[in-house]
Context: one part of a larger RNA
RNA sequence: CCCCUGUUAAGGAACUCGGCAAUCCAACUCCGUAACUUAGGGAAAAGGAGUGCCAGCGAAGGUGAACAUCCAAGCGGCGGGAGCUUUUGCUGGCCGCAGCGAACGGGCCCAAGCGACUGUUUACCAAAAACACAGGCCUCUGCUAAGGCGCAAGCCGACGUAUAGGGGCUGACGCCUGCCCAAUGCCGGAAGGUUAAGGGGAAGGGUUAGGGCAACCAAAGCUCUGAACCGAAGCCCCGGUCAAUGGCGGCCGUAACUAUAACGGUCCUAAGGUAGCGAAAUUCCUUGUCGGGUAAGUUCCGACCUGCACGAAUGGCGUAACGACUUGGGCGCUGUCUCAACAGGGGACUCG
Numbered sequence: 001c002c003c004c005u006g007u008u009a010a011g012g013a014a015c016u017c018g019g020c021a022a023u024c025c026a027a028c029u030c031c032g033u034a035a036c037u038u039a040g041g042g043a044a045a046a047g048g049a050g051u052g053c054c055a056g057c058g059a060a061g062g063u064g065a066a067c068a069u070c071c072a073a074g075c076g077g078c079g080g081g082a083g084c085u086u087u088u089g090c091u092g093g094c095c096g097c098a099g100c101g102a103a104c105g106g107g108c109c110c111a112a113g114c115g116a117c118u119g120u121u122u123a124c125c126a127a128a129a130a131c132a133c134a135g136g137c138c139u140c141u142g143c144u145a146a147g148g149c150g151c152a153a154g155c156c157g158a159c160g161u162a163u164a165g166g167g168g169c170u171g172a173c174g175c176c177u178g179c180c181c182a183a184u185g186c187c188g189g190a191a192g193g194u195u196a197a198g199g200g201g202a203a204g205g206g207u208u209a210g211g212g213c214a215a216c217c218a219a220a221g222c223u224c225u226g227a228a229c230c231g232a233a234g235c236c237c238c239g240g241u242c243a244a245u246g247g248c249g250g251c252c253g254u255a256a257c258u259a260u261a262a263c264g265g266u267c268c269u270a271a272g273g274u275a276g277c278g279a280a281a282u283u284c285c286u287u288g289u290c291g292g293g294u295a296a297g298u299u300c301c302g303a304c305c306u307g308c309a310c311g312a313a314u315g316g317c318g319u320a321a322c323g324a325c326u327u328g329g330g331c332g333c334u335g336u337c338u339c340a341a342c343a344g345g346g347g348a349c350u351c352g
Stems, first nucleotide, its partner, number of pairs: 001347008010338002014336001019333001027051005036041001038172001052094012067079001069077002071074001095099001107331007114323002119131002135170007147156003173318004178248003183245002185241005192236003198230002203225005210217002249267005276310001277307001288304005
């Protein structure tokens, strides 16, 4: 000097990113407990008091002797309450610094965010606001179901049958979930357009019997090409559908101070963001502005709204309870610190 452990004057978070770590608290009995609430809870809220031993007295419970009495005379019934014992209360006394005398064994409160909750997870850096979850909604599936595994046989689904099963999104509960179907997707439609193989064969080419003086023409057959026309789904087209993928404007003017604009004009759009929330786990400018808390507050809480770039099941806003979650504040308590000291154990060091 390092590690582990213990104690510490005065102060008490001044430490630090942050009370990290370590204290404090702690059991039982009694008293007493707020907001809020889904009336269960919150609650061990918080906050207090008591606790040992000895003696006496009381109460309640258990057991039940002597004794007395009755008869049907029994290992009987009924009365009786001694003694012993359990729990508990009261009174008085005794000792120590200390009585849950050791060990084990909640610190508490206020406010906010997120997630309803108990659960699950990155075996070995993440336990969470991530996943799951009951509940909600959409969609597919009529049974040889849809869907899935397998080359197949076959199997799962299911020895189930739409109050069932598969897929997707959301995520208790409360109040709600606006507008847009132009695009993309899906569903429905079938008149018209387009359209494959196939059907169909007009027409043309090659070949050559034949004809022709020749150029050349050319039947049948074989062969090559092949127009019209008939040909589904799909696409185009017509509708529907947003708890499908998604989207949800700009400029200018206007009120008798000013400011602002309920109002008007205009352009564009499929429709121009409704309710609620809002400097937010979202706000760049930004430490926005105001208020609160502090002596002093880029954090925090309450507001405002100018939302760079919230917004309604990629759910919106609330919400009791819950959380080894995150943030801010307070009480208590402390070697976290001012600022270090001492002690115990183990290393380091020396010899080996």
A computed fold for a 352-nucleotide part of an RNA from a Limnochordia bacterium, annotated as large-subunit ribosomal RNA, domain IV. NCBI's taxonomy places the organism under Bacteria, Bacillati, Bacillota, Limnochordia. The full RNA is in RNAcentral, with records from ENA. Its Rfam family is "Bacterial large subunit ribosomal RNA". Its mean pLDDT, the model's own confidence on a scale to 100, is 89.